[in-house]
RNA sequence: GGCGAUGUAGCUCAGUGGUAGAGCACACGACUCAUAAUCGUGCUGUCGCUGGUUCGAUCCCAGCCAUCGCCA
Repeated sequence: GGCGAUGUAGCUCAGUGGUAGAGCACACGACUCAUAAUCGUGCUGUCGCUGGUUCGAUCCCAGCCAUCGCCA
């Protein structure tokens, strides 16, 4: 340099046009002599960035950035 994959909550991931979710974690509470476990409640996102298409974009298109892999 060329090709491909990935980028979504603190972490691991789902969601693939119609106003974004799960598990774990975290905070508070219940339970307990106490801790753990369990149960309840709550919190968080410029969906990597910039444009484009569309009534509407996390999702489609283009460019860029980052990481990983293959080729040279």

A computed fold for a 72-nucleotide RNA from a Chloroflexota bacterium, annotated as transfer RNA.
Its Rfam family is "tRNA". From the family's description: Transfer RNA (tRNA) molecules are approximately 80 nucleotides in length.
Taxonomically the source falls in Chloroflexota (Bacteria, Bacillati).